A computed fold for a 72-nucleotide RNA from a Vulcanimicrobiaceae bacterium, annotated as transfer RNA. RNAcentral holds the sequence, with entries from ENA, MGnify and Rfam. The coordinates come from a structure-prediction model, not an experiment, and the mean pLDDT is 83. Rfam family: tRNA. Lineage of the source: Bacteria > Vulcanimicrobiota > Vulcanimicrobiia > Vulcanimicrobiales > Vulcanimicrobiaceae.
Order: sequence, then C1' cells, then structure tokens
RNA sequence: GGGCUCGUAGUCGAUUGGUAAGACGUCACGUUGACAACGUGAAGACACGGAGUUCGAUUCUCCGCGGGCCCA
Repeated sequence: GGGCUCGUAGUCGAUUGGUAAGACGUCACGUUGACAACGUGAAGACACGGAGUUCGAUUCUCCGCGGGCCCA
C1' cells in the first nucleotide's frame, strides 16, 4: 500500500428496512440465623463519527476512525 471482516448496555451477544431480544453483572424485594444459591421485579445501549438513499436506517451505499485476519 491492497483485499476481506467487525464496531449495538459495564461484559458477551441477537436484531439484515418499521422507534433494539437475551445472558452475565448491578440494584430492590422475597427466602435464610447469616452468606451463597434460587425466585420476582427494576434500571441500564436511541446502535463508532459524518454524508447519502428511503415515508422510515442498527439494518442499504459512500467517506472517515478504530480492532482483527490475509496479501504485498
């Protein structure tokens, strides 16, 4: 320098066009002599940044930024 790929809650990780699921973790309550485990509930991401397409974008296109892999 070129190609491919990924970028979503604290962490992991679904959603491939119609205002975002789940798990772990956190908090509250229940339970226990207490802790853990378990049960119930709650908060927590508007999706790396920008532009474009669209009635509508996390999702498609382009340009950046960052990570990974491969080639030179």